Two RNAs folded together computationally: RNase P RNA and transfer RNA, 450 nucleotides in total. Rfam match: Bacterial RNase P class A. The family's RNA type in Rfam is ribozyme. From the family's description: Ribonuclease P (RNase P) is a ubiquitous endoribonuclease, found in archaea, bacteria and eukarya as well as chloroplasts and mitochondria. The coordinates come from a structure-prediction model, not an experiment, and the mean pLDDT is 76.
[in-house]
RNA sequence: GGCUGGCCGGGCGACCGCGUCGUACGCCGCGAGGCGUGCGCCGAGGAAGGUCCGGACUCCACAGGACGAGGUGGUGGGCAACACCCACCCGGGGUGACCCGCGGGAUCAGUGCCACAGAGAACAGACCGCCGGGCCGAGAGGCCGGGCAAGGGUGAAACGGUGGUGCAAGAGACCACCAGCGCCACGGGCGACCGUGGUGGCUAGGCAAACCCCACCUGGAGCAAGACCAGACAGCGAGCGCUCGAGGGUGGUCCGCCCGAGCUCGCGGGUAGGUCGCACGACGGGGUCGGCAACGCACCCCGCUAGAUGGAUGGUCGCCAACCGGGACGGUCGCGAGGCCCCCGGCGAACAGGAUCCGGCCUAUGAGCCAGCCCGU
RNA sequence: GCCCCCGUAGCCCAACGGCAGAGGCAGAGGUCUUAAACACCUCGCAGUGUGGGUUCGAGUCCCACCGGGGGCA
Numbered sequence: 001g002g003c004u005g006g007c008c009g010g011g012c013g014a015c016c017g018c019g020u021c022g023u024a025c026g027c028c029g030c031g032a033g034g035c036g037u038g039c040g041c042c043g044a045g046g047a048a049g050g051u052c053c054g055g056a057c058u059c060c061a062c063a064g065g066a067c068g069a070g071g072u073g074g075u076g077g078g079c080a081a082c083a084c085c086c087a088c089c090c091g092g093g094g095u096g097a098c099c100c101g102c103g104g105g106a107u108c109a110g111u112g113c114c115a116c117a118g119a120g121a122a123c124a125g126a127c128c129g130c131c132g133g134g135c136c137g138a139g140a141g142g143c144c145g146g147g148c149a150a151g152g153g154u155g156a157a158a159c160g161g162u163g164g165u166g167c168a169a170g171a172g173a174c175c176a177c178c179a180g181c182g183c184c185a186c187g188g189g190c191g192a193c194c195g196u197g198g199u200g201g202c203u204a205g206g207c208a209a210a211c212c213c214c215a216c217c218u219g220g221a222g223c224a225a226g227a228c229c230a231g232a233c234a235g236c237g238a239g240c241g242c243u244c245g246a247g248g249g250u251g252g253u254c255c256g257c258c259c260g261a262g263c264u265c266g267c268g269g270g271u272a273g274g275u276c277g278c279a280c281g282a283c284g285g286g287g288u289c290g291g292c293a294a295c296g297c298a299c300c301c302c303g304c305u306a307g308a309u310g311g312a313u314g315g316u317c318g319c320c321a322a323c324c325g326g327g328a329c330g331g332u333c334g335c336g337a338g339g340c341c342c343c344c345g346g347c348g349a350a351c352a353g354g355a356u357c358c359g360g361c362c363u364a365u366g367a368g369c370c371a372g373c374c375c376g377u
Numbered sequence: 378g379c380c381c382c383c384g385u386a387g388c389c390c391a392a393c394g395g396c397a398g399a400g401g402c403a404g405a406g407g408u409c410u411u412a413a414a415c416a417c418c419u420c421g422c423a424g425u426g427u428g429g430g431u432u433c434g435a436g437u438c439c440c441a442c443c444g445g446g447g448g449c450a
Stems, first nucleotide, its partner, number of pairs: 001374007010320007018043002021040008045351001049362002052360005057222004064255004069218005074088005089103001090101004104213002110211002112207003127152002129148003133144004160178006179203001181200008226276004235267006247259003283303006289296002323346005330341004378449007387402003395433001404420005426442005
């Protein structure tokens, strides 16, 4: 000068204040219970956030079939599951520690696209150019008709690269080496894949975060799910239907299955309260063991627990930890610069807040601290 | 709380992945008019909410954020 991983998200005390629960007393109520005061216990996060994934749970048929739709995409493992995590492979970047990758298929399923420029953009092509032939011309040169694709030029991309042989000039036309592709054999690995050898034709463009194909996964909805209790009201008109069955069971369509006597529209009327779901769970931490690791489970130990419903955690003061700046004297270490103790001052914070719960990802975030590694001197 | 949709100039909106962006209203200048309105002509104003990726190339395709809107007892 960098790379990677991890930690903390302040502690103690005093006063004031808030919420759930418990309890005592007082008041109100016929009662269920309500209100007030005092005391006691407990009382947000690493992201509680975004709602981007995956689940638990609940209801619908026990979640059924076909099509469609959506998602995932190297290999092996972990996990309840995942688009998450770990290890490895391949490709790319970096001197390096290390980092990044939506990383299946474009020869052998098919279709499509490649603007502009350029002669030519996919089994292509000849503008300048190179080389022969003929004609014209005194010459320079011009015209016609052929061969070529080495060099120039265009482009993101021009149908292998270098050297040689060859030729009128050239060209994988031929040869050597190299790169790359296909196939075969052997060896290693669970596998992705890697290594070695042989062989083939001389060469195969890119895009699937274009349609699509392949493999695997996904039924739909979501705690405003859902269950129970209490309470209010008033009907009228039109249409369809009652087993030859309307309609419903939240789904994109069809089938199947189940329920089924009511359903739809218009006008009018009413309610919008309470309880449960709802807090011990795939829970957190430590140790032994297994594993490279993610992680596991067996065993042992310890710990935990907000459940509000307009939504409670805050404020002030003092001290301390940590950090920053300064220091005449003093102590201590050092040859010294200086370090530590000590003294003074500052700071003592940011992002943000539960709302069914859990595992991830991503995003926001203050002062800092710790460990390992790399490069240069 | 849960589930969806949108973002292009001051406003409304268009744009098969292709010279990076069409149009209307509004604005500025000019012609016409005594002056104005109308009409006509000309001009300016955007790099598509932000960042990253795929691609030769992104307003468009993909991902993550930011902002706004809607629905559900």